[in-house]
RNA sequence: GAUAAGGCAUGCAAGUCGAACGAACCAAGUUUUAACAGAGAUGCGAUCACAUCAAGUCAAUGAAGAUUUUUGGUUAGUGGCGAACGAGUUAGUAACACCUUGGUACAUACCUCGAAGUGGAGCAUAGCCAGUCGAAAGAUUGGGUAAUACUCCAUACUCCCGAGAGGGAAAAGUCGUAAGACGCUUUGAGAGUGGCCUAGGCCCGAUCAGCUAGUUGGUGGUGUAACGGACCACCAAGGCUAUGACCGGUAGGGGAGCUGAGAGGCUGAUCCCCAACGACGAGACUGAGACACGGCUCGUACACCUACGGGUGGCAGCAGUCGAGAAUAUUCCACAAUGGGCGAAAGCCUGAUGGAGCGACGCCGCGUGGAGGAAGAAGGCCUUCGGGUUGUAAACUCCUUUUCUAUGUGAAGAAGACCACUUCGUGUGGUUUGACAUUAGUAUAGGAAUAAGAGGUUGCUAACUCUGUGCCAGCAGCAGCGGUAAUACAGAGACCUCGAGCGUUAUCCGGAUUUAUUGGGCGUAAAGGGCGCGUAGAAGGCAUAGUGCGUCUUGUGUUAAAUCUUACCGCUUAACGGUAAACAUGCACAAGAUACGGCUUUGCUAGAGGGCAUCAGAGGUACAUAGAACGCACGGUGUAGGGGUGAAAUCCGUUGAUAUCGUGCGGAAUACCAAAGGCGAAGGCAGUGUACUGGGAUGUUCCUGACUUUGAGGCGCGAAAGCGUGGGGAGCAAAAAGGAUUAGAUACCCUUGUAGUCCACGCCCUAAACGAUGUCUACUAGCUAUUGGAAGUAUCGACCCUUUCAGUGGCGAAGCUAACGCGUUAAGUAGACCGCCUGGGAAGUACGGUCGCAAGACUAAAACUCAAAGGAAUAGACGGGGACUCGCACAAGCAGUGGAGCAUGCGGUUUAAUUCGAUGGUAAGCGAAACACCUCACCAAGGUUUGAAACUCUCACGAAAGUCCGAUGAAAGUUGGACCCUUCUAAUUUAUUAGUACGGGAGAGCAGGUGCUGCACGGUUGUCGUCAGCUCGUGGCUUGAGUUGUUCCUUUAAGUAGGUUAACGAGCGCACCCCCUAAUCGUCUGUUACAAGUGUCAGACGAGACAGCCCGAUUUUUCGGGAGGAAGGUGGGGAUGACGUCAAAUCAGCGUGGCCCUUUGAUACCUUGGGCUACACGCAUGCUACAAUGGUCUGCACAAUGGGUUGCCAAGCCGUGAGGCGGAGCCAAUCCCAUCAAAACAGGCCCCAGUUCGGAUUGAAGGCUGAAAUUCGCCUUCAUGAAGUUGGAAUUGCUAGUAAUCGCGGAUCAGCACGCCGCGGUGAAUACGUUCUCGAGUCUUGUACUCACCGCCCGUCAUACCAAGGGAGCCGGGAGUAGGUGAAAUCUGCGCAGGCGGACUAGCC
Repeated sequence: GAUAAGGCAUGCAAGUCGAACGAACCAAGUUUUAACAGAGAUGCGAUCACAUCAAGUCAAUGAAGAUUUUUGGUUAGUGGCGAACGAGUUAGUAACACCUUGGUACAUACCUCGAAGUGGAGCAUAGCCAGUCGAAAGAUUGGGUAAUACUCCAUACUCCCGAGAGGGAAAAGUCGUAAGACGCUUUGAGAGUGGCCUAGGCCCGAUCAGCUAGUUGGUGGUGUAACGGACCACCAAGGCUAUGACCGGUAGGGGAGCUGAGAGGCUGAUCCCCAACGACGAGACUGAGACACGGCUCGUACACCUACGGGUGGCAGCAGUCGAGAAUAUUCCACAAUGGGCGAAAGCCUGAUGGAGCGACGCCGCGUGGAGGAAGAAGGCCUUCGGGUUGUAAACUCCUUUUCUAUGUGAAGAAGACCACUUCGUGUGGUUUGACAUUAGUAUAGGAAUAAGAGGUUGCUAACUCUGUGCCAGCAGCAGCGGUAAUACAGAGACCUCGAGCGUUAUCCGGAUUUAUUGGGCGUAAAGGGCGCGUAGAAGGCAUAGUGCGUCUUGUGUUAAAUCUUACCGCUUAACGGUAAACAUGCACAAGAUACGGCUUUGCUAGAGGGCAUCAGAGGUACAUAGAACGCACGGUGUAGGGGUGAAAUCCGUUGAUAUCGUGCGGAAUACCAAAGGCGAAGGCAGUGUACUGGGAUGUUCCUGACUUUGAGGCGCGAAAGCGUGGGGAGCAAAAAGGAUUAGAUACCCUUGUAGUCCACGCCCUAAACGAUGUCUACUAGCUAUUGGAAGUAUCGACCCUUUCAGUGGCGAAGCUAACGCGUUAAGUAGACCGCCUGGGAAGUACGGUCGCAAGACUAAAACUCAAAGGAAUAGACGGGGACUCGCACAAGCAGUGGAGCAUGCGGUUUAAUUCGAUGGUAAGCGAAACACCUCACCAAGGUUUGAAACUCUCACGAAAGUCCGAUGAAAGUUGGACCCUUCUAAUUUAUUAGUACGGGAGAGCAGGUGCUGCACGGUUGUCGUCAGCUCGUGGCUUGAGUUGUUCCUUUAAGUAGGUUAACGAGCGCACCCCCUAAUCGUCUGUUACAAGUGUCAGACGAGACAGCCCGAUUUUUCGGGAGGAAGGUGGGGAUGACGUCAAAUCAGCGUGGCCCUUUGAUACCUUGGGCUACACGCAUGCUACAAUGGUCUGCACAAUGGGUUGCCAAGCCGUGAGGCGGAGCCAAUCCCAUCAAAACAGGCCCCAGUUCGGAUUGAAGGCUGAAAUUCGCCUUCAUGAAGUUGGAAUUGCUAGUAAUCGCGGAUCAGCACGCCGCGGUGAAUACGUUCUCGAGUCUUGUACUCACCGCCCGUCAUACCAAGGGAGCCGGGAGUAGGUGAAAUCUGCGCAGGCGGACUAGCC
């Protein structure tokens, strides 16, 4: 206690009245009696007697008990009133349930006011007593009893019935000495309350369109407090509905609440009013009032008790419990106050109410301290290591005491009630009533004492750093963050916001003009119906009169209170409360106004329609007919092909095709005219003629007199395809067949070919049915073209020209538009009406309905899913788009590569390791301009740990260290001996001290790393590309992104230059400048050149070439030609590389951020050996060749660039040779490499062969370098003599001193060159040209691409999950007074009665 109107243990929530009644009981008293006790008296008798006394007798007095009666009290029962209020809940209900307004065929206990009355009589019954049954609950029989219980009689102001006459209907007493009070009966009126009726308002769905039989009305009844089909009998056939009936779903309604500027939207908790309900369903009784929450009866379900026969119960009252749930409190106190019931009253009852308790659930108020306090403690965090920040914050000093604690004091809320007195005025006096309350408040004391958190910090959005993590863990409202430097995760510090709160979740409103009345749209974003006719409806020209419906004004009533708003006031303030005003925008009534709209009346002609006169037209329907083409048939001529394609084939043809001529037949479509043209509502319409027929334009202003516009439903038309029946069928041609193409080719191409295309009739009803632009009306610059008509002018008549009406186009003012664009044929400015839209997908789909022969059409969702989908424009990029231009890009040529062998590099494989990087172009003879050791980063093994090298500090040492010689070891290293006693300064005591330098040792800081990240970087580099581009300032244009400039036309190698131009200028690039070179000249200089003297040589400086001159072309730039000249149109070459692209390459050249490895042993360092050189294979770059333009031998000629002292090395001698000896000269124009060459040239041989080609491979012998040549160098000599006879597909370089060919030098380097960088010698061929290939540039075009075509993207399938639909079926629910059955109660009939029957419905089946 918002969910479970789910179930409930226990207690309490409605009683009261004895002044209505009998009775019982209790207490006190009283009347009569009395068991018993008994003072006292008497006393048989006892005693000799007296005294005294037992028994007995009398007896005052007391007294249990009984009895009479009084007072007070309590109680079960009879009786009265209440229990129909109060309290709870929202299940049902879409309704007169509720709200607002009005009404009346009605009722009303208690209350108020008025009138009249209250006489007499009687029968019962509970309680009680005595029995009986039952476990209980309870039931029952007999006896007797009271009343304000009940009945009868009398009376009747009034009341009821009746037209009237007339008839009918009452009562109760109690208290009090009394007065009187309270009652009772009948009746009238009032107040308040209730019943009923009425108009308006009141959610969603049309995929609910028809509903209705007591239904609609009437007559007569029944029934009720009362009207009424509320019910019954009969009669009639009505009633409701597109202004939404009926049906389905959901829901209590209102005052009001939240939100919003408002209009609205959402809601209906707490408080108030109304309704409905009380486990569920039904029914009546009593009563003033109920069809009754704490009454009755019945049925059902559930639960409980039971002796099993039978009974009992209803928290949606207050607490409380279980359950369900994200979730909601105490089994509290009191009737003191307010209110209610009863009572004459006291009083009793009251889970209403007043209070307390629990819960930061909300609203409000307050605090957790205040002041001072450092150039700023500690700690934390960050750091550029300087500092910064936390931060006056803390500590510390002084102060305050709200709050808190302790002890006191202490209200208001109380009005009344009772008693006494009384001047009867509720007047005076007295007594007394507080749950809250250990209250609020207040006084004193104490002491900063008792008191701060939550969320956030990438943007939106206020607030940032470090560390950890490494697409993990995680965050997230949206965008998104995280893949090793995360302000986004986690932690920390700092900061931001709010603060006893702060966040999350859910929901509603707002922002959202994103359902648009206020206040939106529909050419291309979602959205104009395919088109017309027209019903309802909506809107409607000029004038007149009326009405006063809408509309407007005023007043009255109502619109409950609370709430909201404003003012003032009361609690210390506020929340809260009080008083007043305002509001309540509505409804009703009354009075008035009459402009506008409506309605009615009478007119008008500008809208609309008609008449008359002309006019154009592929407008429609039917019939007839023409020529060309095509096909077929027949006949003639004629011969081998035809046809078809990118190329072919299928196909046709010697049974005569194609071609050609003639005749005939057939169907379909109509060249030219022809057009931006015409007509039609749209679809659509084309030879010609005829018939019938619709619409339109112009002119006239003759007629009617608003007849108009639009148009939901409805009706009609509606291309093509398709369907049905019957015809027709030339050509074309889905399907189908064959041939090709292709990886395939169910396609594109070809050969055939059936439905169909055509006609008639009937359906279908859709299209990018488009102007993607609904229809009608009015207004708002023009220019121009064209179609149809008219007028004017002109003419003999026309053409032309001007004006005008109606159409069809183009361009455009204003304006509009997101832009594109539209622009008198509007998408402008306005009005009227209709249709349609509200993110994408699911989907124009499912289900349902209507239509259809079918195909299908129309209408039309949701679940689920995404964060976009879309429009227009911009810059790029791209295109098997276009235009223009360039490049050894192609073409034209020359020489190659790809085949062979070898060299080198790479991949792969192998390996202990084969270190690493580079990978299309832009890696692969690349880093590497030199891998035996070293290099070296790799592997194996052995060692070192402040370290191989560096800096600082401390300590001790100076016989330490170093050099030499040993031992050991593979070496590094370890270890022994010998030699060796060191620099400088100062002081003094002159050989010591102190300091210092150097050296190694120990220790502390630190070193070291070719370890990782080129995707953290610097620097450097490649590439597009030496391509001509890339930008800026100011100005202009555009809402903007952007654009212009930079486009265009000429031109150039060039964004080079010129012209034009909303641009004008400028920058980085281009070019110039710079260097080299060649050729010419001049001047100067002269070491080494040269015999000299000079200058042919070298160097320096300068001149010269600039389209300068001439001719032609050109607007100009510039181009073509010529002259002169050594050289002519950037002479040749180099350096120079714009903005940028590729996260291109490089952490291994160097530098560098971050990370990682280094406390007994490393990813650092040292050493030996190995490896980088492997080898089934593949690729790239080269060399040598395959030969005769050659090879070989002999002879002989001509260079240039360079290098050289750890070097180049001459002459001479030795060796077949590599080379050795030798040592002159040279730090170089001097000497040497190096007579410097080779190809070439001359001559001899070879004679086309695997050769006198080719040289691989291998053997032997040597040389050189170097500690070292095995893995693994180069060279020489002799011998050996492999493949290879010009290279498939494919592919490379080169445009002139170039290619090709020939040798020479240099760097690296101890040695090692087929590579690289240079040098010269000899020295060609070809370029028509820009179609194609590749690349590039400019402009333009399309785009769904922007990681940019190596893009984007579609469908099937596989796996898993989600949602919806179908599914043999299965299960549950519902509908309907449909069928059956049918309880109690009630109503009713019969019976003397027990009882029986009927009606009725709930329930059940």